[in-house]
């Protein structure tokens, strides 16, 4: 020096004019605000709303079904699908980086086309014996062996050698792959060594089984206070018995069905069902109808900076500092000057066909990103002009 | 700000993981039939919102991402 891997920090800066929103303090008020002065005021992602919490409400608490999530082992948190460290597997020449990474020997379902055959496998083509036909041979025809060779196919009942064999086969050996048994190392997932010829898949992001976890709604949650209006209509709210005072059907024996009457368990509730304790006392819908105020939740928190200790690490203790947006049509901004960064173009200077460069000069132009809180954390994921630093890897060229 | 849903031809709709080179009405264009319009009747042309990913194979099945829709105050 080139190409790359990984982590980490920035995401313009200064100076005037002009504004907005929170809030102290003073002063003035016609109590409605108004001045003046001081301090705070957007992000790594505030974003998508994908996961997990905190709050808060459904009056609480348990069991059952259905649903729906996760899924190698150890840790780490308040939780987590999320962070770390390990094993495994694929990629990649390598720093490394991706993995939905249980269980197919519990059962069921698929496995299209092609293909002779695709799920208790299969003799098309070959390939070998044999026997007929024959004087002998091919060939042709039967009757058997055979999965090594060919051909389809994502997949063909372990792979490749080398002996065997009529040809052939884990039929026998040697390596390798999977299963199985011992045995040794590790918390563990898994690794290693010896044995045993024990040898057909894949799919669970098909159903499913196993383990472990999940009540629902969400700050427009919810709670206070003040206005206003018709404190309004209309419908649900089971089931069994029994009796007929009616109706309609009717094959006239009965049965059905609607209404009434009585009796027995009363009715609704945590938004998916059911069940049981239990608490309350009507509840639930549709339509109507009235208001578009205000304060609280709201920002001090699983907080930030600094430091020291323990861990490989994610984390955690400990001690010291600090207070850092809170709008509710939503405040955090325009504009103008100098500078910084990058791009483009003419000049000018070097190798010099093209073109490439300029820790150099000089001129105009043009860009400075994705994006913007709205209860509130912790993670994911996705979008980004540019630009800083640390460490590691492969090549080259110099010494 | 929250919480759901949906995306296949121009517009409505289908579509068991494979005979999907994705069908089917309405519209659209050629042509036939008419004196010519309109109806008929033959044809063609025309889509899986984008990107991984599982799988032998994705319109479908999982996941990011991207356009749309739709509910949602408060009182008595």
């Nucleotide at each position: 020096c080139c190409a790359g891997c990984a982590g980490g920090a920035c995401g313009g800066g200064c100076g005037g004019c002009c504004g907005c929103u929170c809030u102290c303090u003073c002063g003035c008020u016609c109590c409605g605000g108004c001045g003046a002065g001081g301090g705070g005021g957007a992000g790594g992602a505030a974003a998508g709303u994908c996961c997990g919490a905190g709050c808060u409400c459904c009056a609480c608490c348990g069991g059952g079904c259905a649903g729906g999530g996760u899924g190698c082992u150890g840790g780490g948190u308040a939780a987590c699908u999320c962070c770390c460290a390990g094993g495994c597997g694929c990629g990649g020449c390598g720093a490394c980086g991706c993995g939905a990474c249980g269980g197919a020997a519990a059962g069921u379902g698929c496995c299209a086309c092609a293909g002779a055959g695709a799920c208790c496998a299969g003799a098309c083509c070959g390939c070998c014996u044999c026997g007929a036909c024959u004087c002998c041979a091919u060939a042709u025809c039967g009757a058997g062996g055979u999965a090594a060779g060919g051909g389809u196919g994502a997949a063909a009942c372990g792979g490749u050698g080398c002996g065997g064999u009529a040809a052939g086969a884990g039929c026998g050996c040697a390596c390798c792959a999977g299963c199985g048994g011992c045995g040794a190392g590790g918390u563990g997932a898994c690794u290693c060594g010896c044995c045993g010829g024990c040898u057909g898949g894949g799919u669970a992001a098909a159903c499913c089984c196993c383990a472990c976890c999940c009540g629902g709604a969400g700050c427009a949650a919810g709670a206070c206070c003040g206005a206003a209006u018709a404190g309004g209509a209309g419908g649900g709210c089971u089931g069994c018995a029994g009796g007929c005072c009616g109706g309609c059907u009717u094959u006239c024996g009965g049965g059905g069905c609607c209404g009434c009457c009585u009796g027995c368990a009363g009715g609704g509730g945590a938004c998916g069902c059911c069940c049981g304790g239990c608490c309350c006392c009507g509840u639930c819908c549709u339509c109507g109808g009235g208001u578009u105020g205000g304060u609280c939740g709201c920002u001090a928190g699983a907080g930030g900076c600094u430091u020291c200790g323990a861990g490989c690490a994610a984390u955690c203790g400990g001690a010291g500092u600090c207070c850092c947006a809170g709008a509710u049509g939503g405040a955090u901004g325009g504009c103008c000057g100098c500078c910084a960064u990058c791009c483009c173009u003419c000049c000018g200077g070097a190798g010099u066909u093209a073109c490439u460069c300029c820790a150099g000069g000089g001129a105009g132009g043009g860009a400075u990103a994705c994006a913007g809180a709205a209860c509130u954390c912790g993670g994911c994921u996705u979008a980004c002009a540019g630009u800083c630093c640390c460490g590691c890897u492969g090549g080259c060229g110099c010494a | 700000g929250g919480c759901c849903c949906c995306a296949u031809c121009g517009u409505c709709c289908a579509g068991c993981g494979g005979c999907c080179u994705a069908g089917g009405a309405c519209a659209u264009c050629a042509c036939c039939c008419u004196u010519u319009c309109a109806a008929g009747g033959u044809g063609a042309a025309g889509a899986c919102c984008g990107g991984a990913g599982u799988u032998c194979g994705a319109g479908u099945c999982u996941c990011c991402g991207u356009g749309g829709g739709g509910c949602u105050a408060c009182c008595a």